[in-house]
Context: one part of a larger RNA
RNA sequence: CUGGGCGUAAAGCGUGCGUAGGCGGUAGCGUCAGUCAGCCGUGAAAGCCCUGGGCUUAACCUGGGAAUGGCGGUUGAGACGGCGUGACUCGAGUGGGCUAGAGGAUCGUGGAAUUCCGGGUGUAGCGGUGAAAUGCGUAGAGAUCCGGAGGAACACCGAUGGCGAAGGCAGCGGUCUGGGGCCACACUGACGCUGAGGCACGAAAGCGUGGGGAGCAAACAGGACUAGAUACCCUGGUAGUCCACGCGGUAAACGAUGAGCGCUAGACGUUGGACAGGUGACUGUUCGGUGUCGAAGCUAACGCGAUAAGCGCUCCGCCUGGGGAGUACGGCCGCAAGGUUGAAACUC
Repeated sequence: CUGGGCGUAAAGCGUGCGUAGGCGGUAGCGUCAGUCAGCCGUGAAAGCCCUGGGCUUAACCUGGGAAUGGCGGUUGAGACGGCGUGACUCGAGUGGGCUAGAGGAUCGUGGAAUUCCGGGUGUAGCGGUGAAAUGCGUAGAGAUCCGGAGGAACACCGAUGGCGAAGGCAGCGGUCUGGGGCCACACUGACGCUGAGGCACGAAAGCGUGGGGAGCAAACAGGACUAGAUACCCUGGUAGUCCACGCGGUAAACGAUGAGCGCUAGACGUUGGACAGGUGACUGUUCGGUGUCGAAGCUAACGCGAUAAGCGCUCCGCCUGGGGAGUACGGCCGCAAGGUUGAAACUC
């Protein structure tokens, strides 16, 4: 390379937008450098292959044939594909009405709880554990009541629920704002899908500057346990956790399952709509999500099963024995930490 693969064996980029490229709906007309057909030319000789002949045979020599990925020219064909042209509405999109939602940003605001401070009552313990001790407390703790300060997170509702491309998103209200769904019509007329590079977003931890700091808590200190205990348990406690701006760019970033489209039994639940029947509970039809179980089929099995891992098409990414190693070197990026790209020797 071919071939085969990527839920769990190696393998889907964390996610989106999108450049080049690849691929592309229905019916018509025109055209022909793709495609197909005929003919012509060329594809030297030798060699290889087939078949004759010559040396006693063979090697060797020699005649003929075949073969030669192809290439060029010419004459045609016009289905498919390309290009051109005018057209269509089912793909895609726009307008209109209705609508659900923790989607995003920002401003404000509420109560519970923890902690701290002030005051009242009150007295000897509190706290903690397997048991203790360190710790706190007669300078009045803990308990209890009142008042105050401050930060962070939002019990119940709450879900097997909803929204978002992913990361993720939850008290309540306002402002700004993205996306989606349903319904019936009107409009544009293939405007589409994917997407190497690229750009953007991207949990937590971490970094820079400034702020904030209640609780929690790496590091650290002490008390225990232990042979030891640089741990698990306990008492403390600083970064950090929070905010603003900037950086970083990773993850079991998981559905370990790339995106889009079409096709292929059902049953039950739930969520957002529309329609029909019924007084109603409800029933039926249909569209969009989200679950459970399952027919066919698939799978090594587990399992998947209209939210496919079934049956197909298009495009991208990725895999190719284990260790060495996501290491070294180099490049690029970063303030750094490091990230990304990514080997080999050697070894089994």
Model confidence (mean pLDDT): 90 of 100. This is a predicted structure of a 348-nucleotide part of an RNA (small-subunit ribosomal RNA, central domain) from a metagenome. The full RNA is in RNAcentral, with records from SILVA.